[in-house]
Context: one part of a larger RNA
Molecule: small-subunit ribosomal RNA, 3' major domain
Organism: wastewater metagenome
RNA sequence: UGACGGGGGCCCGCACAAGCGGUGGAGCAUGUGGUUUAAUUCGACGCAACGCGCAGAACCUUACCCGGCCUUGACAUCUCGGGAAUUCCCCCGAAAAGGGGAAGUGCUCUUCGGAGAGCCCGAAGACAGGUGCUGCAUGGCUGUCGUCAGCUCGUGUCGUGAGAUGUUGGGUUAAGUCCCGCAACGAGCGCAACCCUCGUCGUUAGUUGCCAGCAUUAAGUUGGGCACUCUAGCGAGACUGCCGGUGUUAAGCCGGAGGAAGGUGGGGAUGACGUCAAGUCCUCAUGGCCCUUACGGCCGGGGCUACACACGUGCUACAAUGGCGUGCACAACGCGCAGCAAACUCGCGAGAGUGAGCUAAUCGCGAAAAACUCGCCUCAGUUCGGAUUGGAGUCUGCAACUCGACUCCAUGAAGCCGGAAUCGCUAGUAAUCGCGGAACAGCACGCCGCGGUGAAUACGUUCCCGGGCCUUGUACA
Numbered sequence: 001u002g003a004c005g006g007g008g009g010c011c012c013g014c015a016c017a018a019g020c021g022g023u024g025g026a027g028c029a030u031g032u033g034g035u036u037u038a039a040u041u042c043g044a045c046g047c048a049a050c051g052c053g054c055a056g057a058a059c060c061u062u063a064c065c066c067g068g069c070c071u072u073g074a075c076a077u078c079u080c081g082g083g084a085a086u087u088c089c090c091c092c093g094a095a096a097a098g099g100g101g102a103a104g105u106g107c108u109c110u111u112c113g114g115a116g117a118g119c120c121c122g123a124a125g126a127c128a129g130g131u132g133c134u135g136c137a138u139g140g141c142u143g144u145c146g147u148c149a150g151c152u153c154g155u156g157u158c159g160u161g162a163g164a165u166g167u168u169g170g171g172u173u174a175a176g177u178c179c180c181g182c183a184a185c186g187a188g189c190g191c192a193a194c195c196c197u198c199g200u201c202g203u204u205a206g207u208u209g210c211c212a213g214c215a216u217u218a219a220g221u222u223g224g225g226c227a228c229u230c231u232a233g234c235g236a237g238a239c240u241g242c243c244g245g246u247g248u249u250a251a252g253c254c255g256g257a258g259g260a261a262g263g264u265g266g267g268g269a270u271g272a273c274g275u276c277a278a279g280u281c282c283u284c285a286u287g288g289c290c291c292u293u294a295c296g297g298c299c300g301g302g303g304c305u306a307c308a309c310a311c312g313u314g315c316u317a318c319a320a321u322g323g324c325g326u327g328c329a330c331a332a333c334g335c336g337c338a339g340c341a342a343a344c345u346c347g348c349g350a351g352a353g354u355g356a357g358c359u360a361a362u363c364g365c366g367a368a369a370a371a372c373u374c375g376c377c378u379c380a381g382u383u384c385g386g387a388u389u390g391g392a393g394u395c396u397g398c399a400a401c402u403c404g405a406c407u408c409c410a411u412g413a414a415g416c417c418g419g420a421a422u423c424g425c426u427a428g429u430a431a432u433c434g435c436g437g438a439a440c441a442g443c444a445c446g447c448c449g450c451g452g453u454g455a456a457u458a459c460g461u462u463c464c465c466g467g468g469c470c471u472u473g474u475a476c477a
Stems, first nucleotide, its partner, number of pairs: 001477002003474003007471007015461002019425005026316008034307002042053002064302007073127001077126002079123005086103006107116003129291002132289003138285002140280003143276001145274001150189006156165003169180003195268004200236007209226003214223002239262001242256005318418001322377004327372001334365003339358002344353003384415001389410007431453007
């Protein structure tokens, strides 16, 4: 100087408390451990691994296993020889591969012999190739402490020195935020602001959007209009600016006015010096090491989907604030041409047939669901719950046996609110309801977004956890 303390003081955070909903019990989904296996590829391991890399494992992916094959190689550059390229057919084979046959001559230059570019075949070797090892050799990127308020420097001063001071102190703040004081005076990286978005208003613009008045219609359908909604560009607005109180006359704090909005308005982006030899050599890059008829490459099939078990994360429930049936409203973000697909017809349905329109404020996906209305059920393992299994189908795809999703009929399991323990959340939040998107042929209970309905509680900081500042002890560095 740090680190640490079941030392002290001050102060924060859904840290506790207060409150609401869960997890831990059930069934299923998914990840992991373990076990099994020819293989069940690899990585990730307290917080910060475990719906994580995987924003899509039937083939492919694929890195694993078995088998069949290749050896200048699937890919790059160079040398030599031959041929244009390319297209089609046959044999063999599971395919890859192997064997055979047919058609076929382009471009640039040309002395018409040929030469060259591109592509194909063959030969030899330089070389290719490796998701092989080392994240404890590395770059890059990322997680975490932590959106925490800290981390430093120049000069000066003090100290033999390590170093201290500044950065401590008194107030204050979300903040090393600001004020005052002070052997310090300044400065940098952080904080804040500048950026995006939501909330109010003005203005510009008026189609594909909108409709107040007029006309018209089944319908903003059409005429008309751009006021309103909206769209998307530009601006205004909030600054403790004003008033009162308080404070040290300060910074600020408390209350009030006006206002769509206050005291950081809500949300986002933004992550200092560093820590964990944290994570990643399986994105990529890269040192070293290793393989070179194989640790490289191609193909068929299998595996990553196994199952006595154990754990994490979720979904659906155990019902009456509910289930079922009927009727009937109200969104937002988005997406669509190898696409979204209306209407119509067929099918109980998944879906099929046909196909208008739309490169989309124009057409389509499209129905929002919960809510609300009326009716049934009456506490029962049930009209709760839907696992499992049998049968019959639909769709995608070369192909759904291993191993897809969905539909219909039948079957109807466990489950009566869950031990010790444990998680999230402070407001348009939790809870609850549906909708969209990425990836994708197909496949979602996951992920990323969107809107609808919409709470309860916070006395307080003693205690648990994490953190900040000062101080104290130390046999630790």